[in-house]
RNA sequence: UCGUGUAGGUGGGGCGCUAGGGGUGCCCUGAACCCGAAACCCUCUUGAUGCGGGGCCGAACUCCCCGCCCGAGGGGCGCGACGCGUCGGGCGAUGCCGGACACGUGGCGUUGACGGCCGGGUCCUGCGCGGCGGAGCACCGCGAACCGGGUCAGGUCCGGAAGGAAGCAGCCCUAAGCGGAUCGCUCCGGGUGCCGCAGGAGCGCCUGGUCCGAGCCGGCGGCCGGUGUCGACGGCGUCCACCGUGCUUCGAAGGCGGGGUCACGA
Numbered sequence: 001u002c003g004u005g006u007a008g009g010u011g012g013g014g015c016g017c018u019a020g021g022g023g024u025g026c027c028c029u030g031a032a033c034c035c036g037a038a039a040c041c042c043u044c045u046u047g048a049u050g051c052g053g054g055g056c057c058g059a060a061c062u063c064c065c066c067g068c069c070c071g072a073g074g075g076g077c078g079c080g081a082c083g084c085g086u087c088g089g090g091c092g093a094u095g096c097c098g099g100a101c102a103c104g105u106g107g108c109g110u111u112g113a114c115g116g117c118c119g120g121g122u123c124c125u126g127c128g129c130g131g132c133g134g135a136g137c138a139c140c141g142c143g144a145a146c147c148g149g150g151u152c153a154g155g156u157c158c159g160g161a162a163g164g165a166a167g168c169a170g171c172c173c174u175a176a177g178c179g180g181a182u183c184g185c186u187c188c189g190g191g192u193g194c195c196g197c198a199g200g201a202g203c204g205c206c207u208g209g210u211c212c213g214a215g216c217c218g219g220c221g222g223c224c225g226g227u228g229u230c231g232a233c234g235g236c237g238u239c240c241a242c243c244g245u246g247c248u249u250c251g252a253a254g255g256c257g258g259g260g261u262c263a264c265g266a
Base pairs, nucleotide, nucleotide: 001266002265003264004263005262008057009056010055011029012028013027014026015025019045020044021043022042023041033054034053035052036051063260064259065258066257067256068255069254073250074249075248076247077246078245079244080239081238082237083236084235087234088233091231092230093229094228095227096226097225098224099223103221104220105219106217107216108215115211116210117209118208119207120206121205122204123200124199125198126197127196128195129193130192132189133188134187135186136185137184139180140179141178142177148173149172150171151170156165157164158163
């Protein structure tokens, strides 16, 4: 080097199915021998990576193993919508309440803060005074067809007469009553008073005097605690067909590098 054989190869991967491994199924890769059966299926058992029959290549470009790069495609989770009344907090914004004030700012204060003492007011009761309202008296006016008064023409009655009696109208006056006036007097009342007197209550507020002599207030911001509303985020529940995207996982084909694997004959 040639020939004959042997191991081995003659595709791989994802999903699905299954207790699990393969195959038939669907999909990707891309070119990869033929025939037969396989879904309420076929064949195996972690040493499972198909079964039956027939062909081809065959020890290396070709078979096996390892590492890296790139990467078709598939799977999982999230990103989405709605709801949450007793879902959450070392989140954000904003409102309210309370506290502390040794912080910042502001205000008051030697023309005297805080505090002490004395007094007054504000509050209550009584009385007085004033005012307001009402009633009465007093004042003015009106006011009785008969049943009020006076005077009573005319007329009437009695009488012989003198004279006498009752009495309508008119005039005058007045009662009840009505009206006016509001000065005076009396009584009553109140959602009455920049009023006076007396007593009480009270130490909250205002205020005067006096003693002392440097603080006082807590408005705003900040701090602490509680609470309400809204928002973002997270959590939970329900619905999620397709596409996109982030993470993760499996990963074909391809590229690079390294390693390993027979027998006989001529």